[in-house]
Transfer RNA from Alkaliphilus metalliredigens QYMF, 84 nucleotides, folded computationally. NCBI's taxonomy places the organism under Bacteria, Bacillota, Peptostreptococcales, Alkaliphilus, Alkaliphilus metalliredigens. The sequence is in RNAcentral, with records from Rfam.

RNA sequence: GCCGCGGUGGCGGAACUGGCAGACGCAGCAGACUCAAAAUCUGCCGAUGGUAACAUCGUGGGGGUUCGAUUCCCUUCCGCGGCA
Numbered sequence: 001g002c003c004g005c006g007g008u009g010g011c012g013g014a015a016c017u018g019g020c021a022g023a024c025g026c027a028g029c030a031g032a033c034u035c036a037a038a039a040u041c042u043g044c045c046g047a048u049g050g051u052a053a054c055a056u057c058g059u060g061g062g063g064g065u066u067c068g069a070u071u072c073c074c075u076u077c078c079g080c081g082g083c084a
Base pairs, nucleotide, nucleotide: 001083002082003081004080005079006078007077010026011025012024019067028044029043030042031041032040046057047056048055049054060076061075062074063073064072
């Protein structure tokens, strides 16, 4: 230099014939149980604003196509593998 694969919450990791983003697990928080704890069970668990309801934003960065993009296209950064 060329080719391929990948980048999504605090961590791992799903979802792509374009249609609710974050399933599921771990960690964390709250409650139940217990004398207390562990284990177990239940709920919550991205960010910002808000008392709340809710609103807006969020898939490495930037741009494009589309009513609609994690998914398709262009460009760029990073990691892994292969070939020179």
The prediction has a mean pLDDT of 82.